[in-house]
Molecule: Bacterial small signal recognition particle RNA
Organism: Planctomycetota bacterium
RNA sequence: CUGCGGGUCCCGGGCGAGCGGGCGGUGCGAACCUGGUCAGGCCGGGAACGGAGCAGCCAUAAGCAUGCAGUCCGUUGUGUCCGGGGAGCCUGCAGGCC
Numbered sequence: 001c002u003g004c005g006g007g008u009c010c011c012g013g014g015c016g017a018g019c020g021g022g023c024g025g026u027g028c029g030a031a032c033c034u035g036g037u038c039a040g041g042c043c044g045g046g047a048a049c050g051g052a053g054c055a056g057c058c059a060u061a062a063g064c065a066u067g068c069a070g071u072c073c074g075u076u077g078u079g080u081c082c083g084g085g086g087a088g089c090c091u092g093c094a095g096g097c098c
Base pairs, nucleotide, nucleotide: 001095002094003093004092005091006090007089008088009085010084011083012082013081014080015079016078017076018075019074020073021072022071023070024068025066026065027064028063034059035058036057037056042051043050044049
C1' cells in the first nucleotide's frame, strides 16, 4: 500500500423491556328529567279487574375509580437478533513494495 473479515458509528426491520395514552375488564354510579319490577297510596269501575306510578329493589347511561389478564398506538440515555451503509477510527488474517 492492497485485498478479505470483525468492532465502533449511522440507517431500517423483528422480538422483548420501561413509560404514556385509546379500547377493553372490574367496581361504583340517576329524588324526577333512564329502563325493569312496582308494597303502600292514587285513578277508573257496582264488582271482577284495569291504568298511571312514588319509595324500595334490580339493571344501566354519562361520569368517577382501579394497571387489572388482553389488545392497539406513541415514545425511549433500553436488551437482543437480522439486513444495509460508508468517510473516519480501532483491530485480525493474507499478499505486495521499500